[in-house]
Context: one part of a larger RNA
RNA sequence: CGCAGGAGAUUUGAGUGGGGCUGACCUUAGUACGAGAGGACCGGGUUGGACGAACCUCUAGUGUACCAGUUGUCACGCCAGUGGCAGCGCUGGGUAGCUACGUUCGGAAGGGAGAAACGCUGAAAGCAUCUAAGCGUGAAACCCUCCACGAGAUGAGAUCUCCCUGGACGCAAGUCCCUGAAGGCUCCUGGUAGACCACCAGGUGAUAGGCCAGGUGUGUAAGGGUGGUGACAUCCUCAGCUUACUGGUACUAAUCAGCCGUGAGG
Numbered sequence: 001c002g003c004a005g006g007a008g009a010u011u012u013g014a015g016u017g018g019g020g021c022u023g024a025c026c027u028u029a030g031u032a033c034g035a036g037a038g039g040a041c042c043g044g045g046u047u048g049g050a051c052g053a054a055c056c057u058c059u060a061g062u063g064u065a066c067c068a069g070u071u072g073u074c075a076c077g078c079c080a081g082u083g084g085c086a087g088c089g090c091u092g093g094g095u096a097g098c099u100a101c102g103u104u105c106g107g108a109a110g111g112g113a114g115a116a117a118c119g120c121u122g123a124a125a126g127c128a129u130c131u132a133a134g135c136g137u138g139a140a141a142c143c144c145u146c147c148a149c150g151a152g153a154u155g156a157g158a159u160c161u162c163c164c165u166g167g168a169c170g171c172a173a174g175u176c177c178c179u180g181a182a183g184g185c186u187c188c189u190g191g192u193a194g195a196c197c198a199c200c201a202g203g204u205g206a207u208a209g210g211c212c213a214g215g216u217g218u219g220u221a222a223g224g225g226u227g228g229u230g231a232c233a234u235c236c237u238c239a240g241c242u243u244a245c246u247g248g249u250a251c252u253a254a255u256c257a258g259c260c261g262u263g264a265g266g
Stems, first nucleotide, its partner, number of pairs: 001152001005163007015149004021049007033038001051106005059100004066093005071086006110144003117137004164265001166177004178263001183260004187203005207253003210249005217241002223236005
C1' cells in the first nucleotide's frame, strides 16, 4: 500500500514444511510341519539402540552480584573487625537461569486409492482363461490421519462484537467553521520476549525496585562469657549472612500529556 467505511477479537485451510528407522526377548508353541535333525506363519506382550522434540522434578555441569575457609601485601591510627589487589588470588560448596550425561514424550494405530502378485465371476473361442465388461485381496512408497506455519490464498475467505447519523459558501472542483468516535500509537515500568524492531505483562496498579514473610544456599557470624601460657576450644548459636525463587505490601517509579484515526462509507 492492498483486501471498496473504520476497529478489536476468534477462526476456516488453498498451500508449504516436518515426522516416517529398527533389534532382542517372552508367549502362542517345542504347537503346525518333519522319519528325524530341526522348527514356524498369524496374533499378544516386554524391553532396548540410533534419531528427534520439549522440559529442569530427579542426577550432573556451569553459576565473575550467594556463603564459608585460607596465603601474601597495602589501607582503614593500633587490637579486634573489615576492605582493595594478586587469573573470581587460591580452595570447598551453591539458588535462579542456561544445559546434558538427566527426565518425559514421538515414529504408531486407522482410513482411501492402488504396484508387483494372488483371486472371483466371465465371454470372445459351447471348453479353458484373474480381463475383454464387472468385482475382491494386496507394500516402509502415494492421498488423508499426527506436528508446525499459513487469507499478499490480489481467488486477499468466515464469524462475533464495537464506533462514527454536523453546518455554511460554490455550477463544480473544492474552501471554511464545528466535530475527533471505536480503537491505536508516542512516552514510561518491565520480561515468559528479544540483535534492532517486533511480541507479551502493565501504566494507579502488584509492571519493576524497595520493604515484610517464606524458601534456598552456606554451615554455628560479630560481640561477650568460660577454659587454656598459647595456637585454639566451648556456650549464648541448626547461628549470621543469603543474587536471579514464592507470596504479600503502593513506600519509590510507571506523572501530566500529546499524536493518529472521523462525520454512515464504489
The part of an RNA shown here (large-subunit ribosomal RNA, domain VI) has 266 nucleotides and comes from Luteitalea sp. TBR-22.